[in-house]
A computed fold for a 225-nucleotide RNA, annotated as Group I catalytic intron. Rfam family: Group I catalytic intron. About the family: Group I catalytic introns are large self-splicing ribozymes. They catalyse their own excision from mRNA, tRNA and rRNA precursors in a wide range of organisms. The core secondary structure consists of 9 paired regions (P1-P9). The literature on the family includes a 1990 paper in Annu Rev Biochem by Cech, "Self-splicing of group I introns". Rfam links the family to the GO term Group I intron splicing. The prediction has a mean pLDDT of 76.
RNA sequence: CGUCAGGCUCAUAAGAAAUUGUGACCUAUCAUAGAAAUGUGGUAUGGAAAAACUUUCGAAAUUGCCGGAAACCCGAUUGUCUUGCAAAAGACGUAGGGCAAUCAGCAGCGAAAUCUUUUGAUAAACAAAAGAGACGUUCAGAGACUAUAAUGGAAGCAUCCCUCCCCAGUUUUCCCAAACUGGGGAGGGAUGAUGGGAUAGUCCGACACUGUCAGUAAUGGCAGC
Numbered sequence: 001c002g003u004c005a006g007g008c009u010c011a012u013a014a015g016a017a018a019u020u021g022u023g024a025c026c027u028a029u030c031a032u033a034g035a036a037a038u039g040u041g042g043u044a045u046g047g048a049a050a051a052a053c054u055u056u057c058g059a060a061a062u063u064g065c066c067g068g069a070a071a072c073c074c075g076a077u078u079g080u081c082u083u084g085c086a087a088a089a090g091a092c093g094u095a096g097g098g099c100a101a102u103c104a105g106c107a108g109c110g111a112a113a114u115c116u117u118u119u120g121a122u123a124a125a126c127a128a129a130a131g132a133g134a135c136g137u138u139c140a141g142a143g144a145c146u147a148u149a150a151u152g153g154a155a156g157c158a159u160c161c162c163u164c165c166c167c168a169g170u171u172u173u174c175c176c177a178a179a180c181u182g183g184g185g186a187g188g189g190a191u192g193a194u195g196g197g198a199u200a201g202u203c204c205g206a207c208a209c210u211g212u213c214a215g216u217a218a219u220g221g222c223a224g225c
Base pairs, nucleotide, nucleotide: 001006009024010023011022012021013020014019025047026046027044028043029042030041031040032039033038053156054155055154056153057152063107064106065105067103068102072098073097074096079092080091081090082089083088108137109136110135114132115131116130117129118128119127120126141204143203144202145201146200147199157192158191159190160189161188162187163186164185165184166183167182168181169180170179171178172177209224210223211222212221213220214219
């Protein structure tokens, strides 16, 4: 989720659907860093199992450029194949083109928070200005606006690893002591996914439809509705 037999890992784009592309996690395995939990990267014709916590603060900037890109669509005066007496038609699909889920870079700009400096105002708290890092914006269907989290900040909770201390038990042992197991406390560390290149909405100049221009075409521009 369900027709209650059962089926299903999660997200997103295309599609009527089957399915395909791109990501995330889990599992297995290889390499590597670490004391370890675990992290990073690769592989899988894997998905058996069951998942991805709670509360709270902020909503600002939203500008100018530049380099890539899967699937899908088109496809030459080249090429291959089919039909045909021939002209030619059709199919495949290359160079190339289109569209685009999206991957990045430079400059500028930015809310709350963190760090540094200066000033008010004085040791602290507080406020303002400047700077730094992370992150964001640019990066929606051309875009406008509101909210908000999976994004930025703060606190907590859960599980796991390590060190130290205390208590109890077991084993070796004459005792001391050592090792193991369980419980409690303190400290340090790790994990709790991706998604927002517009997520949820309102609007709209986008999309749909008609005409026209460019193009072999896909498609794109302009106008109308």